The RNA shown here (small-subunit ribosomal RNA) has 1521 nucleotides and comes from a metagenome.
The coordinates come from a structure-prediction model, not an experiment, and the mean pLDDT is 85.

RNA sequence: AGAGUUUGAUCCUGGCUCAGGACGAACGCUGGCGGCGUGCUUUAUACAUGCAAGUCGCGCGGGAAACCGUUUCUUCAAGGCUUCGGCCAAGAAGUUGCGGUGGAGAGCGGCAAACGGGUGAGUAACACGUAGGUAAUAUGCCUUUCAGCGGGGGAUAACUUCGGGAAACCGGGGCUAAUACCCCAUAUUAUCAUUUGCUUUAUGGUUUAUGAUGAAAGAACUUGUUCACUGAAAGAUUAGCCUGCGCCCCAUUAUGCUUGUUGGUGAGGUAACGGCCCACCAAGGCUGGGAUGGGUAGCCGACCUGAAAGGGUGACCGGCCACACUGGGACUGAGACACGGCCCAGACUCCUACGGGAGGCAGCAGUAGGGAAUCUUGCGCAAUGGACGAAAGUCUGACGCAGCAACGCCGCGUGAAGGACGACAUCUCUAGGGAUGUAAACUUCUUUUAGGAGGGAAGAAAUGGCCCAUAUGGGCAGCUGACGGUACCUCCAGAAAAAGCACCGGCUAACUCCGUGCCAGCAGCCGCGGUAAUACGGAGGGUGCAAGCGUUGUCCGGAAUUACUAGGCGUAAAGCGUACGUAGGCGUUUCUGUAAGUCGGUUGUUAAAGACCCCUGCUUAACGGGGGAAGGUCAAACGAAACUACAGAAAUUGAGAAUAGGAUAGGAGAGCGGAAUUCCUGGAGGAGCGGUGAAAUGCGUAGAUUUCAGGAAGAACGUCGAUGGCGAAGGCAGCUCUCUGGCCUGUUUCUGACGCUCAGGUACGAAAGCUAGGGGAGCGAACCGGAUUAGAUACCCGGGUAGUCCUAGCCGUAAACGAUGAACACUAGGUGUUGGACAUUAGUCCGGCGCCGCAGCUAACGCGUUAAGUGUUCCGCCUGGGGAGUACGGUCGCAAGACUGAAACUCAAAGGAAUUGACGGGGGCCCGCACAAGCGGUGGAGCACGUGGUUUAAUUCGAUGCUAACCGAAGAACCUUACCUGGACUUGACAUGGUAGGUGGUACUUUCUCUGAAAGGAGAGGGGACCCUUUUAACCAAGGGAGUCUAUCACAGGUGCUGCAUGGCUGUCGUCAGCUCGUGUCGUGAGAUGUUGGGUUAAGUCCCGCAACGAGCGCAACCCUUACCCUAUGUUACCAGCGGAUAAUGCCGGGGACUCUUAGGGAACUGCCCAGAACAACUGGGAGGAAGGUGGGGACGACGUCAAGUCAUCAUGGCCCUUAUGUCCAGGGCUACACACGUGCUACAAUGGCCGGUACAAAGGGCAGCUAACUCGCAAGAGCAAGCAAAUCCCAGAAAGUCGGUCCCAGUUCGGAUUGCAGGCUGAAAUUCGCCUGCAUGAAGUUGGAAUCGCUAGUAAUCGCAGGUCAGCUAAACUGCGGUGAAUACGUUCCCGGGCCUUGUACACACCGCCCGUCACACCACGAAAGUCAGUUGUACCAGAAGUCGUUGGGCUAAUUCUCUUCGGAGGAGAGCAGGCGCCUAAGGUAUGGUUGGUAAUUGGGGUGAAGUCGUAACAAGGUA
Repeated sequence: AGAGUUUGAUCCUGGCUCAGGACGAACGCUGGCGGCGUGCUUUAUACAUGCAAGUCGCGCGGGAAACCGUUUCUUCAAGGCUUCGGCCAAGAAGUUGCGGUGGAGAGCGGCAAACGGGUGAGUAACACGUAGGUAAUAUGCCUUUCAGCGGGGGAUAACUUCGGGAAACCGGGGCUAAUACCCCAUAUUAUCAUUUGCUUUAUGGUUUAUGAUGAAAGAACUUGUUCACUGAAAGAUUAGCCUGCGCCCCAUUAUGCUUGUUGGUGAGGUAACGGCCCACCAAGGCUGGGAUGGGUAGCCGACCUGAAAGGGUGACCGGCCACACUGGGACUGAGACACGGCCCAGACUCCUACGGGAGGCAGCAGUAGGGAAUCUUGCGCAAUGGACGAAAGUCUGACGCAGCAACGCCGCGUGAAGGACGACAUCUCUAGGGAUGUAAACUUCUUUUAGGAGGGAAGAAAUGGCCCAUAUGGGCAGCUGACGGUACCUCCAGAAAAAGCACCGGCUAACUCCGUGCCAGCAGCCGCGGUAAUACGGAGGGUGCAAGCGUUGUCCGGAAUUACUAGGCGUAAAGCGUACGUAGGCGUUUCUGUAAGUCGGUUGUUAAAGACCCCUGCUUAACGGGGGAAGGUCAAACGAAACUACAGAAAUUGAGAAUAGGAUAGGAGAGCGGAAUUCCUGGAGGAGCGGUGAAAUGCGUAGAUUUCAGGAAGAACGUCGAUGGCGAAGGCAGCUCUCUGGCCUGUUUCUGACGCUCAGGUACGAAAGCUAGGGGAGCGAACCGGAUUAGAUACCCGGGUAGUCCUAGCCGUAAACGAUGAACACUAGGUGUUGGACAUUAGUCCGGCGCCGCAGCUAACGCGUUAAGUGUUCCGCCUGGGGAGUACGGUCGCAAGACUGAAACUCAAAGGAAUUGACGGGGGCCCGCACAAGCGGUGGAGCACGUGGUUUAAUUCGAUGCUAACCGAAGAACCUUACCUGGACUUGACAUGGUAGGUGGUACUUUCUCUGAAAGGAGAGGGGACCCUUUUAACCAAGGGAGUCUAUCACAGGUGCUGCAUGGCUGUCGUCAGCUCGUGUCGUGAGAUGUUGGGUUAAGUCCCGCAACGAGCGCAACCCUUACCCUAUGUUACCAGCGGAUAAUGCCGGGGACUCUUAGGGAACUGCCCAGAACAACUGGGAGGAAGGUGGGGACGACGUCAAGUCAUCAUGGCCCUUAUGUCCAGGGCUACACACGUGCUACAAUGGCCGGUACAAAGGGCAGCUAACUCGCAAGAGCAAGCAAAUCCCAGAAAGUCGGUCCCAGUUCGGAUUGCAGGCUGAAAUUCGCCUGCAUGAAGUUGGAAUCGCUAGUAAUCGCAGGUCAGCUAAACUGCGGUGAAUACGUUCCCGGGCCUUGUACACACCGCCCGUCACACCACGAAAGUCAGUUGUACCAGAAGUCGUUGGGCUAAUUCUCUUCGGAGGAGAGCAGGCGCCUAAGGUAUGGUUGGUAAUUGGGGUGAAGUCGUAACAAGGUA
């Protein structure tokens, strides 16, 4: 940084998609270690269990257990004494009371509980951010300063007792303490009232004086200290309130919202300002710079992305806010309207003895549910921090740690070095090889991590204790570790325990095989898959990343695809139909001032963390620590004055006015005119008129059309007229008059920026349409007829109503177009026209209307002083195609409808301009037996051949418009033969090789028998080999080779499939004149030019011109043949002259003249003449010549097209068969036959048939051959037998022709099919299924419908001859040969095909193209809909818990005070309480609206779909533009 995708290709527009980064992620496969982080995004759903807020005995009363002392009693009892009855007795166990130590549990009291921790429901707001204000405020604990701490009093919980209750808990009586509570005294710079001075921008601040009001608490001990307490001031901290600016979407939420609403006065309330609340008064306040309403959302530091500007996000960490089951409320307090407090209401859960009670994990763990998805009911207060405490300390799910999870980031490892022209194995293969691959094995090393053993931290030094009297300090000794026996270090053994995932068609790095066969499947986009898939699945190999890799989702980027930076609007999406004009935006020149914008430096702030830079700590990194810089559209004050703005003063060029002229279909109204049309009346006249491609409907003997005269009506205005004029646009046309708008030109004068644009708004606005009333000639939707047509609800024709016209109103749209908004300025010209002025040949200036064109612009086309150029200002509009200008809502309208204007869903395009082709029922030019002019045919008949179809066991296969169909096949009885039936063979009919075995009577050759249809099978005989070695005199013999046989293995074989895998060959366009290249030039490019143009030609043949110059393949020529001449040659051909022979004949001697043969030359080139032409190419005519303008004919076929034909000529990839799809054999079939088509033959007759006589060719073939002559046969033919491997012999008689005769127009003396009989020939074989001969038979057919074919001269037509194939033949076919031998071509309008140029195109598979709509079927989303359900919200009313406030308070009450008193107390005041009432008010209820969403019988159109039905609307003049 870009890439893919619209096209045959191109450029552009434009969307879709990809490559990057990120994540609190999830899912799939896989998984070694460590560090640091992170972990319910969903149901603010419900919660079992445990813990998360306590602490202080140095505030107070009291004090359990336990222990000590003492004491009471009981039991036991060593021991002692004894009078033996008993007594004393240390001690033990239990027990009672008292005292002490002790300090559990609870209580009063103080402080904390408003922090810390969680969550993001609500909130669009001063909630948050930022900058300020508070002269409108509060502030516990903390710090500092000043001043204090005097004297009294009465209660109450705990406790005890009685009672109620299941419980929770509650009530009565009695006792008691305080740093709890109350009273008195005293008091400041406190508070209040009055007051003095000073001062501020200001409601105020400060200050003087007087008066009034208001405090307190003690505790500990080391006895003078500490901690508490009270009043006041200041600080710090924290909080409240106010303000500027910033802060999402919808106008389909706007003549909208608001009644405590906006303001004032006064009272109340608060810490504090304030409609915060109340009474009264006024009627205001907000809003297009977006009020109100609706939707969504916690905000920020920051995080992600990006070059930046921006865009997205608001997890973790940090700041603020809000919330704590839902709603309401207050209490306490410095602070709450309070997550682990209270009251009430509601929902839910639990307990219950049914009477009542209890609860709130959005604290940490954890559970259930939901979900794609998110952890342990862990350890510890060792550290940091917090609460309380004088402190020790207690508490702390804050926090520090550990656990789980690859969720993320970072680091490490899974070994290292050597090791083969390269093992095994696998994959592939052209079978040679190649790949995995130095990879492995093997050798030598190392030991991180994991494992084992040993050692073993830092984090922790304070508080407190002791000492020091220079002390905000110093010193001494000592205690404390959850993590954790962890980090870290050392040693041991051993390569030992440790690699996967995705991808490999292009984008995008990486390729092969097999399987599958539009199936299964893939796919982010383009798109793969229909038998050779680098795209599916598997494998081998490769690429990428790596303890991860992929997929999915979301965000930014790429996307300049919302464009501020930084886009556009003629034709791609996009200029409102036009004008006026309000708000707004913008605005000429000069001077002066101000300083809002602007600019400059300074100051403040922009928390920390993060990001950036530097340094540094963990082995590194992630991570962490320290320092720095930077950061605002912020604020404050200061400065500058160019520009903008504001204020003032001037100016004239913008704009406007006056004045003198001018042009005009500009507008409105009234009047007038002629031509034409139709109608009416009358005359003339007499059969048609009218209409069309052709007709018909229609009109007409009741007199039309036609013609003459007269009259009526309505509408439109010919010529002039134009490329013209006018108007803002729509639009405006006979003539005259009246009223009226704008414009242009000239001259001077005046005003003095008065201007430009314009959201909303207003006016005008073609045609059609609507309402009311007129009018109505012509034209003419609808409608009715007639035609056309398959149909024709059309095009054509005959009629014809609305309408068209007028008046008054509405509608408000058009391809309302220059598809081009308005204004101003600048930037070459040329030319035409119109209006005016000056000039008067010429020309100059101003204003319009056109054309061409430079620079420049544009994707191109094109625009180009009338810009689409260069700039400025303002407005409108666009953001892929379809859905759709549709739905819903709103506004307007009488209606029709108009304006505004979406979404779901669906596609990967839709589109613009230009290019090359192809095509056109577009145009121009040209050619061709293309038409026309002619001649002869086909199509009708019979027969032959081929094909289709049908049939069949098989009728083998292929060829199918032209370009298949007498084609492959130049010859199917067997063979051929590929098909069918049946019988046989299996290394095979044919080839090569390996292994094993046999083999001299073997290979090879030959005869025969049996069986059989043959092949085959079984058997019997005859002849009869070669090479080498050993050996031998030589044979013989032995071994080996070759050959052969058997078995076996590789393989053979296939006319089996694919001509859409191919080669080669061929057809066709087409023997048409085309098809290309190099260099140059033009174009952004595809491409163009050349190759087009003017001529000419058979021809891209040639000439001229030309940004082209050349070249190649084609054309032509070179080749063959034919036509003429010459030279040479002279047998087998020839025979003029000479000679000979014969009945006759080149028969013979001879000749080389002629014909001819075969070779070589020549000849024709527009060379010559005339004419035309650019005097070029060339064309026309002529001469000469055998031949004249490529002389005739042939061979020769450019680039390419048709996936044309052929796998069955051959070759060949792949697939398939392998005792068969191969091979052999016999028989059958390819020859079938209702029918259809094609190509031919023979005819239908007299230009003929038949009979007889008679004449003239060319070119071929011949030894398994042609066969003469002769004989036989009616003949086919047979017999016999010369010649000839051929210019010698033979086939071989040419036929039409000609001479003579006959037939006399008929189904015939035409025609010959068909059939019968008798023969001949070939061949093993003639039945299926051959040809020929003779005799007999004698069908259809009398010239052929629609349609269609061939041919332009030695051609058509006609007549025979020969050859190939071949035993024979179906040949009437094919290929050649000669004989006789015409007619016609005016010409290019039309049909067909082709070439060139041009034009249109929505075609490019290219018109056999493309493509539209209804209907039918399936699916999808949406709209309407009687209704119905739910949410939310408004209004009115009912009712009203708790609670604050107010009021009342007859009931109740310890402190203070007053009076009385029997001294016990009683009463009053003050201060309160319960209770009652009132205002407000949550939940709830009733009624009625708005709005949102769901759903619904039915219904409407839309989209998609393999493809179906009907037509053919559009694209070409698309057949009616």